[in-house]
């Protein structure tokens, strides 16, 4: 330096103005908002992964595996190199609830995570 094994912490932001209405953080206008890894060079829109949702097996049960399913970007510029930077126009955003339709409100969730740091102990 590398590699296995196990602890421990920490790991998602956002509706402010205004219209309409009996009633909207759901409609309409303007507004805000951006999980993790990688990448010739910094990414909501690339490539993959997480969470959600939906079906299958296994469990007495909590819960666990697997497989579908999984949104969105273009123009110039600058440069060796940028769908990542700078200039411009764009877009997109589970499930379930709601007096009325929801990336932003309320829940499942004081939960899961993708990983990030940090320590013990092994190995090369």
């Nucleotide at each position: 330096a590398u590699u296995g094994a196990c602890c421990u912490u920490c790991g998602g932001g956002g509706c402010g103005g205004g219209g309409u209405g009996a009633g909207a953080g759901u409609c309409c206008c303007c507004a805000c908002c951006g999980g993790c890894u990688g990448u010739u060079a910094a990414a909501g829109u690339c490539a993959g992964c997480g969470a959600a949702u939906g079906a299958g097996c296994c469990u007495c049960g909590c819960g666990g595996c697997u497989c579908a399913c999984c949104g969105a970007u273009c123009c110039g510029g600058u440069g060796g190199a940028a769908u990542u930077c700078c200039g411009g126009a764009a877009c997109c955003g589970a499930c379930a609830g709601u007096u009325a339709a929801a990336g932003u409100c309320u829940g499942g969730a004081u939960g899961g995570g993708a990983g990030a740091a940090g320590g013990u102990u092994g190995g090369u």
This is a predicted structure of a 124-nucleotide RNA (FMN riboswitch aptamer (RFN element)) from a Candidatus Krumholzibacteriota bacterium.
Rfam family: FMN riboswitch aptamer (RFN element). Rfam describes the family as follows. The RFN element is a highly conserved domain that is found frequently in the 5'-untranslated regions of prokaryotic mRNAs that encode for flavin mononucleotide (FMN) biosynthesis and transport proteins. This element is a metabolite-dependent riboswitch that directly binds FMN in the absence of proteins. In Bacillus subtilis, the riboswitch most likely controls gene expression by causing premature transcription termination within the 5' untranslated region of the ribDEAHT operon and precluding access to the ribosome-binding site of ypaA mRNA.The FMN riboswitch structure, reported in present an FMN-bound six-stem junction, adopts a butterfly-like scaffold, stapled together by opposingly directed but nearly identically folded peripheral domains.
Its mean pLDDT, the model's own confidence on a scale to 100, is 85.